[in-house]
Context: one part of a larger RNA
RNA sequence: CGUUAGAGUAUUGAGAAGAUUUCUCCUUAGUACGAGAGGACCGGGAGAGACAUACCUCUGGUGUACCAGUUAUUGUGCCAACAGUAAACGCUGGGUAGCUAAGUAUGGAAAGGAUAACCGCUGAAGGCAUCUAAGCGGGAAGCCCACUUCAAGAUGAGUACUCUCACUAUUUUAAAUAGUUAAGGUCACGGUAAGAUUAACCGUUUGAUAGGCAUCAAGUAUAAGUGUAGUAAUAUAUUAAGCUGAGAUGUACUAAUAGAUCGAAGA
Numbered sequence: 001c002g003u004u005a006g007a008g009u010a011u012u013g014a015g016a017a018g019a020u021u022u023c024u025c026c027u028u029a030g031u032a033c034g035a036g037a038g039g040a041c042c043g044g045g046a047g048a049g050a051c052a053u054a055c056c057u058c059u060g061g062u063g064u065a066c067c068a069g070u071u072a073u074u075g076u077g078c079c080a081a082c083a084g085u086a087a088a089c090g091c092u093g094g095g096u097a098g099c100u101a102a103g104u105a106u107g108g109a110a111a112g113g114a115u116a117a118c119c120g121c122u123g124a125a126g127g128c129a130u131c132u133a134a135g136c137g138g139g140a141a142g143c144c145c146a147c148u149u150c151a152a153g154a155u156g157a158g159u160a161c162u163c164u165c166a167c168u169a170u171u172u173u174a175a176a177u178a179g180u181u182a183a184g185g186u187c188a189c190g191g192u193a194a195g196a197u198u199a200a201c202c203g204u205u206u207g208a209u210a211g212g213c214a215u216c217a218a219g220u221a222u223a224a225g226u227g228u229a230g231u232a233a234u235a236u237a238u239u240a241a242g243c244u245g246a247g248a249u250g251u252a253c254u255a256a257u258a259g260a261u262c263g264a265a266g267a
Stems, first nucleotide, its partner, number of pairs: 001153001005164007015150004021049007033038001051107005059101004066094005071086006112144002118138004165266001167179004171174001184262004188204005209255003212251005218244003225238005
C1' cells in the first nucleotide's frame, strides 16, 4: 500500500515445511519344514542405539567478585581489622538465579485410500488355454491421507462475533478536498521468563511494572569486637554466627507524572 467505512478478538485451511529410523531379547516353538545338520512365516511382549523436541524437579557443569580460605606486596600512622594489585577472578574450596547435558520427560505409532514389482478370479479374440482385451480382487519402509509446525499478499486477499457511527469548512456538487473527532491505535514512561536494532508481551496511581525495604528460601560456613585458656601459634564462649547477585511473598518508600499524535463518514 492492498484486501471497498474504520477497528478489536477468535478462527477455516489453499498451500508449504518437518517427522515418518535401526537393532536385540523373550514367547509362539526347538513347533511347521527337514534323513539329519539346522530351523521359520504369522502373532504377542520387553528393551536398546542414534536422532528430534521441550524442560531444569533430580545428577552434574558454568555461574568474572555471592561466601570462605590463603601467598606476596602497597596503602589506611602502628597492632588488629580492612582495601588495592598479582593477565584482564592472584590462587584455592564451594555456590543461588539464569543458561545448559552427561540429567529429566516425550516422540516415530495405529487406522484408511490408490498403487509398483508380483500373486490371483472370471474371461474371450483363438469351441482349448490365457491375471486382460471388457470386468473384479490382493499387494510395499515408497505415493495420498493420517501426526507436528507455519499459513488469507490464498491479489481467488476467506469466515464468525463484537465496538464506533453525531460533525465543520470550501467550491469544481462529488466515489471531491481540507479539518476536528468516535471505536481503536501509536508515541511517551516503568518493564519482561521477549529481545542485536526492530518486533512480541505486560504494566502506567482505579497501580505490585521495576528499584528499594521487610520476612523467607537458598549459598557460604561459626563475622568483627570482647571475655576465658595458653609464653605463643591457636583454641573456646558470645554464635549455625556474620555476610549475601539474579529467587518467593508482602509493602506505594522511589520512579511509571504530565501528556502528545494518528484515526471512519461508508457509489